[in-house]
RNA sequence: ACCCAUCAUUAAGAGAGGACUGACGUCCCGCCAACCUGCCUUUUCCGGCAAGGUGGUAGCCUUAGUUAGGCGAUGAGACCCUUGGGUAACUAAUGGAUCAUCA
Repeated sequence: ACCCAUCAUUAAGAGAGGACUGACGUCCCGCCAACCUGCCUUUUCCGGCAAGGUGGUAGCCUUAGUUAGGCGAUGAGACCCUUGGGUAACUAAUGGAUCAUCA
């Protein structure tokens, strides 16, 4: 990198931007969202932040149906590496409860 399987989402939200290309499109920046890592507390849950990594910024078909199903799409951290290991994660977020330990 590709393939298979499993789980979750596919409701809403978000660009009169710049560069490149003959075109399809690609890249950068902004914005949206909160899937993974990180942070707000030692365990766990809820809530929050939006830094690291993705994704998005135009889903489709069937069904009477916002019901259900199918197809497609996205995520299930990243990087370096001598494969032994190692590195970064904010200037943001008053945190709440709970387990354990100590006084």
This is a predicted structure of a 103-nucleotide RNA (SAM-I/IV (S-adenosyl methionine) riboswitch aptamer). The sequence is in RNAcentral, with records from Rfam, Ribocentre and ZWD. Its Rfam family is "SAM-I/IV (S-adenosyl methionine) riboswitch aptamer". The literature on the family includes a 2008 paper in RNA by Weinberg et al., "The aptamer core of SAM-IV riboswitches mimics the ligand-binding site of SAM-I riboswitches". Gene Ontology terms of the family: regulation of gene expression and S-adenosylmethionine metabolic process. Of the family's consensus pairs, 100% are formed in the model. Its mean pLDDT, the model's own confidence on a scale to 100, is 78.